Record summary
A computed fold for a 324-nucleotide RNA from a Burkholderiaceae bacterium, annotated as Bacterial RNase P class A. Lineage of the source: Bacteria > Pseudomonadati > Pseudomonadota > Betaproteobacteria > Burkholderiaceae. Rfam family: Bacterial RNase P class A. About the family: Ribonuclease P (RNase P) is a ubiquitous endoribonuclease, found in archaea, bacteria and eukarya as well as chloroplasts and mitochondria. Model confidence (mean pLDDT): 75 of 100. The gene name in the source record is rnpB.
RNA sequence: GGGGCAGACCAGACAGUCGCGAACGCCGAUGGCUUCGAGGAAGGUCCGGACUCCGUAGAGCAGCGUAACGGGUAACACCCGUCCGCCGUAAGGCGCGGAUUAGAGCAACAGAGACGAGUCGGCAUCGUGCAAGCGACGCCGGGUGAAACGGGCAAUCUCUACGCGGAGCAACACCAAAUAGGCGGCCGGCGACCCUGCUCGGCGAGGCCGCGGGUAGGUGGCAACGAGCGGCGUGGUGACACGCCGCCCAGAGGAAUGACUGUCAUAGCGCCUUGGGUGACCAAGGCGCCGUAACAGAAUCCGGCCUAUCGGUCGGCCCCGCUU
Numbered sequence: 001g002g003g004g005c006a007g008a009c010c011a012g013a014c015a016g017u018c019g020c021g022a023a024c025g026c027c028g029a030u031g032g033c034u035u036c037g038a039g040g041a042a043g044g045u046c047c048g049g050a051c052u053c054c055g056u057a058g059a060g061c062a063g064c065g066u067a068a069c070g071g072g073u074a075a076c077a078c079c080c081g082u083c084c085g086c087c088g089u090a091a092g093g094c095g096c097g098g099a100u101u102a103g104a105g106c107a108a109c110a111g112a113g114a115c116g117a118g119u120c121g122g123c124a125u126c127g128u129g130c131a132a133g134c135g136a137c138g139c140c141g142g143g144u145g146a147a148a149c150g151g152g153c154a155a156u157c158u159c160u161a162c163g164c165g166g167a168g169c170a171a172c173a174c175c176a177a178a179u180a181g182g183c184g185g186c187c188g189g190c191g192a193c194c195c196u197g198c199u200c201g202g203c204g205a206g207g208c209c210g211c212g213g214g215u216a217g218g219u220g221g222c223a224a225c226g227a228g229c230g231g232c233g234u235g236g237u238g239a240c241a242c243g244c245c246g247c248c249c250a251g252a253g254g255a256a257u258g259a260c261u262g263u264c265a266u267a268g269c270g271c272c273u274u275g276g277g278u279g280a281c282c283a284a285g286g287c288g289c290c291g292u293a294a295c296a297g298a299a300u301c302c303g304g305c306c307u308a309u310c311g312g313u314c315g316g317c318c319c320c321g322c323u324u
Base pairs, nucleotide, nucleotide: 001320002319003318004317005316007314008313009312010311012264013263014262015261016260017259018258020037021036022035023034025033026032027031039295043306044305046304047303048302049301050300051168052167053166054165063164064163065162066161067160068082069081070080071079072078083097084095085094086093087092098159099158103157104156105153106152120141121140122139123138125136126135127134128133172220173219174218175217182211183210184209185208186207187206194202195201228247229246230245231244232243233242234241235240268289269288270287271286272285273284274283275282276281
């Protein structure tokens, strides 16, 4: 100098103008001020939990899931460490990695024979037969094939170990109209109610009160005390655990978190100057160009996995080449 491997992190900054949402913040209050206002994946909803309800939810069977060994964790199919196998020169990556003397099942084509046994050819022995031959037992050989009697496949059933009740915040709890219906009481053809405040008149079968359930709607769940975030220390190879200090960090409801303008940093490219070096080249400074960006959008809340993602930073490691 080139190529590569794996990890952590950022997801522009500042100022101005206009705009949106929230506040059990404030004020002189149809408004104004202040403070706060998305992500590394908020996504897919694929795993695991918290929380809530359902009371045959406790045990067994069935069913489903997971699967090297050990550890971490609230839990997991996640994470860490180690072993084994495969790939890679290597850093490293990937793994459908329990059990085949508990049992069953399966193996294309070729081949005499494919998981049942037993035999295609040759030889020896024995039995039988006049003989050809047949039968028994043993040894050897060629060929086929991934595999020829000794094995393989458990991602075929099965066995073993462990885990799993179901539904989900549209869960669930509380408050609670109007109308209709329910239950109870009272009044009503001896005319209620209504027209109509009163009398007369008219009409003709319901009227009034109370209770309780449900619905609309509202409140909680729910957003600031948490499996929380940051820093430091200790233990551990590590995942992680513990201790101390500091911090409070969106939230509503189908859903706010935005737009414009100006300036500029980092990185990139080009040129110039200075310094170092034999040199390839390196470092610093200046000027100009480029350029402000991708994927995306919280909806009960957490831990993961997977997927999407312009550009960039920081260290670590491996291989090749060159120079000294």